[in-house]
Molecule: Fluoride riboswitch aptamer (crcB RNA motif)
Organism: Balneolales bacterium
C1' cells in the first nucleotide's frame, strides 16, 4: 500500500436543555404551524415530566 473478515454508529417530529416513550426517515429522506393573509392567532412537549427563558395575576 492492497486485500479479506468482523464490528461500531444515526437523523427528524413549527422557538432552548434533559429523561422516558411513540411515530417517521435512510441523505433523492423524514422535517420546515395556522388563518378570513397590507394583517391576525397558538405553543418552548409528537406525548408525559423536570429545568431555563418569556407573559399575566396575587402575596410578601
Nucleotide at each position: 500500500a492492497a486485500g479479506c473478515c468482523u464490528g461500531u454508529u444515526g437523523g427528524c417530529g413549527a422557538u432552548g436543555g434533559a429523561g422516558u416513550u411513540c411515530g417517521c426517515c435512510c441523505u433523492u429522506a423524514a422535517c420546515c404551524g395556522c388563518c378570513u393573509c397590507u394583517g391576525g392567532c397558538c405553543g418552548a412537549u409528537g406525548a408525559c415530566u423536570c429545568c431555563u427563558g418569556c407573559u399575566c395575576a396575587a402575596u410578601a